[in-house]
Parts: sequence; structure tokens; C1' cells
RNA sequence: GGGCGCAUAGCUCAGUGGUAGUAGCGCUGAUCUUAUAAGUCAGAGGUCCAUGGUUCGAUCCCAUGUGCGCCCA
Repeated sequence: GGGCGCAUAGCUCAGUGGUAGUAGCGCUGAUCUUAUAAGUCAGAGGUCCAUGGUUCGAUCCCAUGUGCGCCCA
């Protein structure tokens, strides 16, 4: 320098156009226990990497940029 992929909660991820974005782990509270852990119940936590575009409507499609990973040179 060229090609490909990824970017969504603290972490790992689902969601591929439609009103209000998932789950697990973690966190908080309650319950249970002599107590802790485990279990059970409830809850908080998201400008969906940025900018622009397409569309009635974008986390999703397109372009550019940024960051990370892989391959080639």
C1' cells in the first nucleotide's frame, strides 16, 4: 500500500427496515440462612463508534472517517 471482517449496557453477545433494542454474566434491593455463598423475585444501567446520505421511517441499507482483528504485498 491492497483486500476482508468487526464496532449495540461494565463484560460476552442477539436483533438485517416498522411505534417501546435482547439475553447471559456482573451490579443494586428484597427473600431465604445463625452468617456467607447458591437459589428465587424485582430493579437500575444503552446519544446502537462518528459524520453525511437513501427512505414516510435506519441499530439494520449506502458513502467517508476513526479504532480493532485477519490475509496479501
The RNA shown here (transfer RNA) has 73 nucleotides and comes from a Candidatus Microgenomates bacterium. Model confidence (mean pLDDT): 81 of 100. It matches the Rfam family "tRNA". The family's RNA type in Rfam is transfer RNA. The organism belongs to Candidatus Microgenomatota, within Bacteria.